[in-house]
RNA sequence: UCUUAUCGAGAGCGGUGGAGGGAUCGGCCCUACGAAGCCCGGCAACCCGUGAAGGCGGGUGCCAAAUCCGACCCCGCGCAUGCGGGGAAAGAUGAGA
Numbered sequence: 001u002c003u004u005a006u007c008g009a010g011a012g013c014g015g016u017g018g019a020g021g022g023a024u025c026g027g028c029c030c031u032a033c034g035a036a037g038c039c040c041g042g043c044a045a046c047c048c049g050u051g052a053a054g055g056c057g058g059g060u061g062c063c064a065a066a067u068c069c070g071a072c073c074c075c076g077c078g079c080a081u082g083c084g085g086g087g088a089a090a091g092a093u094g095a096g097a
Stems, first nucleotide, its partner, number of pairs: 001097007012040001014039003020030003024071004041063003045060006067090001072087006
C1' cells in the first nucleotide's frame, strides 16, 4: 500500500508523572477534584491453540462521550441559520496479501 470484517457492548476511587488530551480541520468536550507517557490492574472484538460446552491459554487490540458530533453526496422538513434520515470519504482495530 491492497483486500476483507467490525466500529451505539465492555474495561481502575492504584502507582509514577507533571500539561496536555479527544487522528486531521471546524465544533463541542475532558483535564491541577491532576492531561499525555510509563508501570501495575482490567476488558474481551479478531486471530491461533485447547476443550463436548461454559471456558481456559497465547498474539494483537482496547479501557470519557456512537469512530464524541460534523466535514462530501442524496432524500425529507424549514423563508433561513438549521433539523432528521440514508450512503460515501477519512480514521481505528483484526485477519490475509
Molecule: SAM riboswitch aptamer (S box leader)
Organism: soil metagenome